RNA sequence: CGGCGCGUGGCCAAAUCGGAUAAGGCACCGCACUACGAAUGCGGAAACUGAAGGUUCGAGUCCUUCCGCGCCGA
Numbered sequence: 001c002g003g004c005g006c007g008u009g010g011c012c013a014a015a016u017c018g019g020a021u022a023a024g025g026c027a028c029c030g031c032a033c034u035a036c037g038a039a040u041g042c043g044g045a046a047a048c049u050g051a052a053g054g055u056u057c058g059a060g061u062c063c064u065u066c067c068g069c070g071c072c073g074a
Base pairs, nucleotide, nucleotide: 001073002072003071004070005069006068007067010026011025012024019057028044029043030042031041032040050066051065052064053063054062
């Protein structure tokens, strides 16, 4: 310098051909149970998706530029 892939709650991670209000697990908070905990059960908070634009009735998903990480080639 060229090419490819990835980036979603504190961590991991799903989301079909773009379809509407972004799953689930762990962790965390509250309640029940318990002598107290653990386990279990019930409930709850937490992401607007790496950043900024664009297309669209509608974008995590498509397009452009940039940022970070990894891989391949020179």
Molecule: transfer RNA
Organism: Myxococcales bacterium